Context: one part of a larger RNA
């Protein structure tokens, strides 16, 4: 490279936006670049395809005839491309509605934990399988009132909703993104995908400055144990929270399943949001199941079925997602990415 693949065997990029590129709706006219046909030129020999022949056969050798490539001329006009003119179904935009933990900012509420003050009250509390460390006569635990502060939002709550993914949950307000439905006046292919690129991206971690209730790596002590650098207990610092800036990774899987539009069998059955008087219908989200498919499990209108198009990725196991080089980063490290060698 060809071929074959990517739910679970190796393999879908964490997610989006978008450049180049690739691919691209319907009709008419035109062109003739691709395409097809015919003819000419060239295409050394050998080799290769086909047909014969010669060494007893074969390998081998000989002869004949082709093929692919390049180029010129003529022709065709279905398809692809170019040009021109149009169309409305794709796409966009308009009007009116609708649902929603979508995002950002500000304000605000109650329950609970902890702490502080005061009152009541007295010897225990706490913890465990059992204990001990720990707290407590300097009055704890319990209980009542008041206060401080931080973090998280019970019930509602749901195989519920929203978001591209990460993710999003008290309430109110402001700003703001996206989606769906209904209608038909508008534009007229403006589309799909997307190497590079740019942006977003849980948790942990890092920098500077705040904050610090609870929880809690590290650490200390008590237990357990042969030991116990653990599991259990008592404490406890980073961190967890906020602002700004980095990091750029996850079983980023909540589908181990890239995107887009199209067609597909008969249904059945929930659920969310619209439209409609209703039948029903549109958009999501579940279960389940024919045909089909799959190695099987299973998938099955939200396909892993049948086809199209674009991107990413795989090629025995280990070495190794490592070394070296390069880029990025404050660092931690991340990205890219081998080989010797072993089986």
């Nucleotide at each position: 490279u060809u071929g074959g693949g990517c739910g679970u065997a190796a393999a879908g990029g964490g997610u989006g936006c978008g450049u180049a590129g690739g691919c691209g709706g319907c009709u008419a006219u035109u062109u003739a670049a691709g395409u097809u046909u015919a003819a000419g030129g060239u295409g050394u020999a050998a080799g290769u395809g086909c047909a014969a022949g010669g060494c007893u056969c074969a390998a081998c050798c000989u002869u004949g005839u082709g093929a692919g490539g390049c180029u010129u001329u003529a022709a065709a006009a279905a398809c692809u491309g170019g040009a021109u003119a149009g169309c409305u179904u794709g796409a966009g935009g308009u009007a009116g509605a609708c649902a929603g933990a979508g995002g950002c900012a500000a304000g605000u509420g109650g329950a609970a934990u902890u702490c502080c003050a005061u009152g009541u009250g007295u010897a225990g509390c706490g913890g465990u399988a059992a204990a001990a460390u720990g707290c407590g006569u300097a009055a704890a635990u319990a209980u009542a009132u008041g206060g401080a502060g931080g973090a998280a939002c019970a019930c509602c709550a749901g195989u519920g909703g929203c978001g591209a993914a990460g993710g999003c949950g008290g309430c109110u307000u402001g700003c703001u993104g996206g989606g769906u439905c209904u209608a038909a006046a508008c534009u007229g292919a403006c589309g799909c995908u997307g190497a590079g690129g740019c942006a977003c991206g849980a948790a942990a971690g890092c920098g500077u400055g705040g904050g610090g209730a609870g929880c809690a790596a590290a650490c200390a002590g008590g237990a357990u144990u042969a030991g116990a650098u653990a599991c259990c207990c008592u404490g406890g610092u980073a961190g967890u929270c906020c602002a700004c800036g980095c990091c750029g990774u996850a079983a980023a899987c909540g589908g181990a399943u890239g995107g887009a539009g199209u067609a597909u069998u008969a249904a059945g059955u929930g659920u969310u949001g619209g439209a409609g008087a209703a039948a029903u219908u549109c958009a999501g989200u579940g279960c389940g199941c024919c045909a089909g498919u799959u190695a099987a499990c299973g998938c099955a209108a939200u396909a892993a079925g049948u086809a199209u198009u674009c991107c990413g990725c795989c090629u025995g196991a280990g070495u190794a997602g490592u070394a070296c080089g390069u880029g990025c980063g404050c660092a931690a490290g991340c990205a890219u990415a081998a080989a010797a060698u072993u089986c």